[in-house]
């Protein structure tokens, strides 16, 4: 330098272009216990990496930038 893939909650991940973006873990407040763990109820948490575009409507499609991963090539 060329190609491909990925970026969504604190973490791991879902989500057909269409209702209010969800689940598990974690956090918080309880229940249970002498107490802790385990178990269990409720609950908090999101500029879907940044910008732009298409569309009646975008996490989803297109362009660009940023970051990460893989492969190839080149130089040494």
């Nucleotide at each position: 330098g060329g190609g491909c893939c990925c970026a969504u909650a604190g973490c791991u991940c879902a989500a057909c272009g269409g209702u209010u973006a969800g689940a598990g873990c974690a956090g918080u407040c309880g229940g249970c216990u002498c107490a802790u763990a385990a178990c269990u109820g409720a609950u908090u948490g999101g500029u879907u990496g940044g910008g732009g575009g298409u569309u009646c409507g975008a996490a989803u499609c297109c362009c660009u930038c940023u970051g990460g991963g893989c492969c190839c090539a080149c130089c040494a």
A computed fold for a 76-nucleotide RNA from a Capsulimonadaceae bacterium, annotated as transfer RNA. Rfam family: tRNA. It is annotated as a transfer RNA. Taxonomically the source falls in Capsulimonadaceae (Bacteria, Bacillati, Armatimonadota, Capsulimonadales).